About this RNA
The part of an RNA shown here (small-subunit ribosomal RNA, 3' major domain) has 465 nucleotides and comes from a Candidatus Uhrbacteria bacterium. It was read from a public genome assembly. The organism belongs to Candidatus Uhriibacteriota, within Bacteria. Its Rfam family is "Bacterial small subunit ribosomal RNA". Its family is annotated with structural constituent of ribosome and ribosome in the Gene Ontology.
Context: one part of a larger RNA
RNA sequence: UGACGGGAAUCUGCACAAGCGGUGGAGCAUGUGGUUUAAUUCGAUGAUAAGCGAGGAACCUCACCAGGGUUUGACAUCCAGCGAAUUUCCUAGAAACAGGAAAGUGCCCGCAAGGGAACGCUGAGACAGGUGCUGCAUGGUUGUCGUCAGCUCGUGUUGUGAAAUGUCGGGUUAAGUCCUCAAACGAGCGCAACCCUCAUCUCGUGUUGCAUUGUUCACGAGAAACCGCCUCGGUUAACGGGGAGGAAGGCGAGGACGACGUCAAAUCAGCAUGGCUCUUACGCCCUGGGCUACACACGUGCUACAAUGGUCACCACAACGGGUCGCCAAGUCGCGAGACGGAGCUAAUCCCUAAAAAGUGACCCCAGUUCGGAUUGGAGGCUGCAACUCGCCUCCAUGAAGCCGGAAUCGCUAGUAACCGCGCAUCAGCCAUGGUGCGGUGAAUACGUUCUCAGAUUUUGUACA
Numbered sequence: 001u002g003a004c005g006g007g008a009a010u011c012u013g014c015a016c017a018a019g020c021g022g023u024g025g026a027g028c029a030u031g032u033g034g035u036u037u038a039a040u041u042c043g044a045u046g047a048u049a050a051g052c053g054a055g056g057a058a059c060c061u062c063a064c065c066a067g068g069g070u071u072u073g074a075c076a077u078c079c080a081g082c083g084a085a086u087u088u089c090c091u092a093g094a095a096a097c098a099g100g101a102a103a104g105u106g107c108c109c110g111c112a113a114g115g116g117a118a119c120g121c122u123g124a125g126a127c128a129g130g131u132g133c134u135g136c137a138u139g140g141u142u143g144u145c146g147u148c149a150g151c152u153c154g155u156g157u158u159g160u161g162a163a164a165u166g167u168c169g170g171g172u173u174a175a176g177u178c179c180u181c182a183a184a185c186g187a188g189c190g191c192a193a194c195c196c197u198c199a200u201c202u203c204g205u206g207u208u209g210c211a212u213u214g215u216u217c218a219c220g221a222g223a224a225a226c227c228g229c230c231u232c233g234g235u236u237a238a239c240g241g242g243g244a245g246g247a248a249g250g251c252g253a254g255g256a257c258g259a260c261g262u263c264a265a266a267u268c269a270g271c272a273u274g275g276c277u278c279u280u281a282c283g284c285c286c287u288g289g290g291c292u293a294c295a296c297a298c299g300u301g302c303u304a305c306a307a308u309g310g311u312c313a314c315c316a317c318a319a320c321g322g323g324u325c326g327c328c329a330a331g332u333c334g335c336g337a338g339a340c341g342g343a344g345c346u347a348a349u350c351c352c353u354a355a356a357a358a359g360u361g362a363c364c365c366c367a368g369u370u371c372g373g374a375u376u377g378g379a380g381g382c383u384g385c386a387a388c389u390c391g392c393c394u395c396c397a398u399g400a401a402g403c404c405g406g407a408a409u410c411g412c413u414a415g416u417a418a419c420c421g422c423g424c425a426u427c428a429g430c431c432a433u434g435g436u437g438c439g440g441u442g443a444a445u446a447c448g449u450u451c452u453c454a455g456a457u458u459u460u461g462u463a464c465a
Stems, first nucleotide, its partner, number of pairs: 001465002003462003007459007015449002019412005026303008034294002042053002064289007073127001077126002079123005086103006107116003129278002132276003138272002140267003143263001145261001150189006156165003169180003195255004200223007226249001229243005305405001309364006321352003326345002331340003371402001376397007418441007
């Protein structure tokens, strides 16, 4: 000087408390451990792994396993020879692959012979190739402490020196934010601001929007908020309490943005890359299987256990987005999934698009039920070469556990929690109850900082570095 303390002081945080809703019990979905397996590919493992890499495992993906094949190779550059390319058919086969047949000649230079470009086949070797190892050789990227308020430097000064000072003290702030004082004076990275979105108004432009006059709306440009004004407190300061005006008030709300560093944290399987290693195989192609197994254990979720509810009928009100290999209207058929159909739309024009909870009326009458929907049987629809392993959806039947969950534990302070539906990415389809956005309805509580956890500053102790 740090680090640590079951030392001290001060302060902060959904950290506790006060509240609301959950998890832990049930069924199912999903991930993980374990076990099993020919293989159940690999990675991630307290916080900071476990609906994570994966924003789509039937084939492909694919890295795993079994079997069948291949060796200059599926891919790149160079050399030689042959042939333009290319298309079609036959045989064997699970396919890869192997064998055979037919059609067919283009472009550039050149009178022609021939040569060249591109592409295909054959051959030789240089080489290709590896999701093989090492994240403890690395780049890049990321998590975490933590959006915590810290981390440093130059010069000066002090100290023999390591170092200190500045950065401490008194106030104040969300903030090393600012004020004041002081052997310090300045500066940098952080904080804040500059950027984006939302809330108000003005102006401009308006079709595809509104509907007949510039209101809504859309897209741009600007204005507006600064403790500016009043008052009180405060050191005449920084700043704090209250008020007016205002769409908005004291950081207006949210986002993006993450200092020096810590964990030899994560990733060689996104990519790149040093070294090592395989080279008729640890490379490459194909078929089938596996990643979907199942006594069990854990994590994250969905649906419930009901009357603030369930069912049926009627009936309102959104926003973000997406669409031409696409979105798909009207109409018709079907109980339905869906099918037929074909209008419109390269989209403020057309379509997805019905919002749902809410509201109105009726039934149910507290029951394992008109709750709950697992499981199973049957019949169908759709995507796709193909739904057996292993897809989704519909209809009929079946109707399991479950009557609010032990110890313990999680989230949230306002348009938040909770409840309700809608869109999108990935995507042929989908195991999405996931992820990420959008709007609708819309609370309760915070006395306070003793305690738990995490952090900050100062101080103190230390046999630690």